[in-house]
RNA sequence: AAAGGGUAAACCUGUCGAAAGGCAGGGACACAAAACCAUAGGGCCUCUUAAAAGUGGCAGCCGGUUGCCGAA
Numbered sequence: 001a002a003a004g005g006g007u008a009a010a011c012c013u014g015u016c017g018a019a020a021g022g023c024a025g026g027g028a029c030a031c032a033a034a035a036c037c038a039u040a041g042g043g044c045c046u047c048u049u050a051a052a053a054g055u056g057g058c059a060g061c062c063g064g065u066u067g068c069c070g071a072a
Stems, first nucleotide, its partner, number of pairs: 006031002011026006029060001035065003041062002043058003047054002
């Protein structure tokens, strides 16, 4: 490269939440790891705070771990 496929951004509706954001349905921007990990690490976002420091969240930011097919 191919084959079988897989996931599902923004947005809309409903719902939970103080928020960030999550869940379900629709939807498809994109993805060879967009699978898993948030107390293994960095970074970012929310809330409280004069600050320090705390609560909550993001894996489709980096990173860690594992993995389908096959010319290789």
A computed fold for a 72-nucleotide RNA from a soil metagenome, annotated as c-di-GMP-I riboswitch aptamer. The coordinates come from a structure-prediction model, not an experiment, and the mean pLDDT is 86.